The part of an RNA shown here (large-subunit ribosomal RNA, domain I) has 508 nucleotides and comes from a freshwater metagenome. The RNAcentral record of the full RNA draws on SILVA. The coordinates come from a structure-prediction model, not an experiment, and the mean pLDDT is 83.
Context: one part of a larger RNA
RNA sequence: UGCAUGAGGUGGAUGCCUUGGCGAUAACAGGCGAUGAAGGACGCGACAGCCUGCGAUAAGCCUCGGGGAGCCGGCAAAUAGGCGUUGAUCCGAGGAUUUCCGAAUGGGGAAACCCAACCCGCAAGGGUCACCCGCACCUGAAUACAUAGGGUGCGAGGAGCGAACCUGGAGAACUGAAACAUCUCAGUAACCAGAGGAACAGAAAUCAACCGAGAUUCCCAAAGUAGUGGCGAGCGAAUUGGGAAGAGCCUUCAUGAUUUAGCAUUCUUGUUAGUGGAACAGUCUGGAAAGUCUGGCCAUAGUGGGUGAUAGCCCCGUACGCGAAAAGUGCUGUGUGGAACUAGGCUCGAGACAAGUAGGGCGGGACACGUGAAAUCCUGUCUGAAGAUGGGGGGACCAUCCUCCAAGGCUAAAUACUCGUGAUCGACCGAUAGUGAACCAGUACCGUGAGGGAAAGGCGAAAAGAACCCCGGGAGGGGAGUGAAAUAGAUCCUGAAACCGCAUGCAU
Repeated sequence: UGCAUGAGGUGGAUGCCUUGGCGAUAACAGGCGAUGAAGGACGCGACAGCCUGCGAUAAGCCUCGGGGAGCCGGCAAAUAGGCGUUGAUCCGAGGAUUUCCGAAUGGGGAAACCCAACCCGCAAGGGUCACCCGCACCUGAAUACAUAGGGUGCGAGGAGCGAACCUGGAGAACUGAAACAUCUCAGUAACCAGAGGAACAGAAAUCAACCGAGAUUCCCAAAGUAGUGGCGAGCGAAUUGGGAAGAGCCUUCAUGAUUUAGCAUUCUUGUUAGUGGAACAGUCUGGAAAGUCUGGCCAUAGUGGGUGAUAGCCCCGUACGCGAAAAGUGCUGUGUGGAACUAGGCUCGAGACAAGUAGGGCGGGACACGUGAAAUCCUGUCUGAAGAUGGGGGGACCAUCCUCCAAGGCUAAAUACUCGUGAUCGACCGAUAGUGAACCAGUACCGUGAGGGAAAGGCGAAAAGAACCCCGGGAGGGGAGUGAAAUAGAUCCUGAAACCGCAUGCAU
């Protein structure tokens, strides 16, 4: 030095586990904000670093309800001091307080800071003071009336935030076409504006085809069809049929009557705390019984979780019942109210029924349809009708015929989505997986910044976490002790491999 065997070290694979994730179902909720949000800064504890909670009334204050013996949040034990059957801690509802920044709004500003004015008050302190809009009033030019403008008062008016869904505006490129320019990607992404719990659309100037249908939306089929297309790549309907859902209406003036909404109250459903809730003992093994054996019991409850191994009957629960002072929700009845702030009722009568519009020319865009034979819809520009004896459409255009009535408006449901709440489930993951994050993670760290972005779980049933002695400066170790086990000893379950020496044998 090599080979073999043995017992170790190192290392953290594997197995088992799960506090965390992922996906889904059916409900609920679908907003918060000048009565100052979302999100933060700084503080608040006997001692107090971080998290949680809270706000100078600061891990909390008040009222009401629940609950019933302990409590003063967690990491995290101890000490000190307190509270509690005159009902604390805790849970729920309502209220009070709520520093500073932030739309941030008195002015400024390098967010959490600086500096004012006015009113009230002895003081401490409290209040007001941004902009826009609406309403009312007072003023008031050029310019006589007026108007513009200015001012004052009033307004829970607006603003800002929020995951996706929605509507509108504006709008790419990579890519595909095996290159590329029309085309495609795609009216997609990013951007902007706005709204709602949904949004948009919507009661035919619609389709159809000589038969008829009867608002819109969504799904299935028609159908990858008819078409469109450097007729390439591709794009891609409709009629019609079947379903989900189903609802129709209004306008200007004026008459009359009665209701709805709204408000108050009553009954009641459900929500936000809770509460009752059946039935088992012994033997054996073992550290421990829920396991074995023996004999019982309950079940509208044998879903699930925990307990020293695998428990219907030990615990929490579960099935099934019961329950609210207070605040929301839906429903019923009664009273008030009298079309009112908004908004769309009925009746009688009168009236109105949409013009720079429809259409046309030029240039574009949308329609499945790339200008094509190109109808239909929108309009930048130039034009420009008719008036129900009228007008639009039926895919150039004309006639006949059929059908509808534009240029005003409203409208539930079926449909889309899930930041979130509670419930339930999974031939989903099980710590290199599953969220980036099971752990104090959008943290540490990196970057001027936009931004990028980790690693890191497991002693034991219970700390019983090793008193005391010995060696050592300590670290660490040897005894002793705990424990079922300490090669479970605290980076501690199991403990693979690479790698490292040690012992023994053989070979050189």